[in-house]
RNA sequence: CGAGUUAGUUAUGCGUUCGCGGGCGCCGCAAGGCGCAUGAGGAAAGUCCGAGCAUCACAGAGCAGGGCGCCGGAGAAAUCCCGGUGAAGGCGACUUCAAGGAAAGUGCAACAGAAAUAAACCGCAGGGCGUUCGCCCUGUAAGGAUGGAAAGGCGAGGUAAGAGCUCACCGUCCGCACGGUAACGCGCGGAGCCAUGUAAACCCCGUCCGAUGCAAGACAGGGAAUCCGCUAUUGGCUGCUCGUCAGGCGGGUUCGGUUUUUGUCGCUUGAGGCGGCCGGAGACGGCCGUCCUAGAUAAAUGAACGCACUCGACAGAACUCGGCUUACAGAUUAACUCGGGUA
RNA sequence: GCGGGAAUGGCUCAGUGGUAGAGCGUUGCCUUGCCAAGGCAAAUGUCGCGAGUUCGAAUCUCGUUUCCCGCUCCA
Numbered sequence: 001c002g003a004g005u006u007a008g009u010u011a012u013g014c015g016u017u018c019g020c021g022g023g024c025g026c027c028g029c030a031a032g033g034c035g036c037a038u039g040a041g042g043a044a045a046g047u048c049c050g051a052g053c054a055u056c057a058c059a060g061a062g063c064a065g066g067g068c069g070c071c072g073g074a075g076a077a078a079u080c081c082c083g084g085u086g087a088a089g090g091c092g093a094c095u096u097c098a099a100g101g102a103a104a105g106u107g108c109a110a111c112a113g114a115a116a117u118a119a120a121c122c123g124c125a126g127g128g129c130g131u132u133c134g135c136c137c138u139g140u141a142a143g144g145a146u147g148g149a150a151a152g153g154c155g156a157g158g159u160a161a162g163a164g165c166u167c168a169c170c171g172u173c174c175g176c177a178c179g180g181u182a183a184c185g186c187g188c189g190g191a192g193c194c195a196u197g198u199a200a201a202c203c204c205c206g207u208c209c210g211a212u213g214c215a216a217g218a219c220a221g222g223g224a225a226u227c228c229g230c231u232a233u234u235g236g237c238u239g240c241u242c243g244u245c246a247g248g249c250g251g252g253u254u255c256g257g258u259u260u261u262u263g264u265c266g267c268u269u270g271a272g273g274c275g276g277c278c279g280g281a282g283a284c285g286g287c288c289g290u291c292c293u294a295g296a297u298a299a300a301u302g303a304a305c306g307c308a309c310u311c312g313a314c315a316g317a318a319c320u321c322g323g324c325u326u327a328c329a330g331a332u333u334a335a336c337u338c339g340g341g342u343a
Numbered sequence: 344g345c346g347g348g349a350a351u352g353g354c355u356c357a358g359u360g361g362u363a364g365a366g367c368g369u370u371g372c373c374u375u376g377c378c379a380a381g382g383c384a385a386a387u388g389u390c391g392c393g394a395g396u397u398c399g400a401a402u403c404u405c406g407u408u409u410c411c412c413g414c415u416c417c418a
Stems, first nucleotide, its partner, number of pairs: 001339010012308007020039002023036005041314001045325002048323005053213004065209005070084004085099001086097004100204002105202002107198003121144002123140007152170002155167003171193001172191005178185002217265004223255009234246004256417002272291008309312001344414007353367004361398001369385005391407005
């Protein structure tokens, strides 16, 4: 210098004027007026996970249904996050992984191919018949052909030809020892190798899950008719019981009004932000200091002018957090890798 | 805001892992003096899009785009 990898930061800036939302202060009987500071995001998005919060349900346990699935840790929790193991990709920095079980059982494996979980089409070899080319029987999974997949791989021995039939190495499985919290790694010994793939097919094992979401819900304000169930408990008829009428509680139907505002609350101080120190490899934790930073409901966060530059992306709150995913112009920081050049 | 569902020829739909189909419509031919009806034949698909699982995906999984449906109170 070029090509990359990883983790971050920022998200045009400044000034003037006008306007809008909620807040505070002052003035005003009120309507309202004036002033002050303040007012979208890293994703506010998708609503994919996990919680808080709220209402309903709930003795306990189970069935059904659904999520998750290597190991350890962190955290309020999680399928997220951190560190590791294994596998795959890359020369490398590094990246990716829904990563339990196919030896509980069931299903599926089209086409091609002789044969698809089971094998003899060609070939090879032996025997027989017939005769120079075939037919029949037997053996054989080394070779050919088909396929995504053909019964461990490769070499040697062996054989009529062959074959884990035997042996070495590699792979697989089992056992033991060592290291590691563990996943697992490594070494030694044994087994000749029996059992293909698919569980993002049913399923099995382990583990977790009550349902509904702020249109939850609380308070206040507003109707009528009618039906059903319950009524230990209330009142009238009565001295009492039954009965009946009214009432209360729960549920339904019809009409009417209303329709994420009819009003207030829930609503924004929170597992909160920023800075420093300490602990930890990290996620994260502890302590100290400091800050208060949208809360609307037809719904504010805008417009005009001027200046500057590198000429400005994706996009806008709607109960609140933790994560994930997706969109995103440009600028910029740090560490690292590969290649080339110069000293 | 919250919850649920759908996407397959031009239209309406079927297809639940193994060569993408039906009806209507379209085009051509036959029939007719001409048209309609009828008969014969043909064309028409990146299964919304992008990844993954699988030998193989319209179908299973994830992401994404577009569209549709439901919800309150007096109660």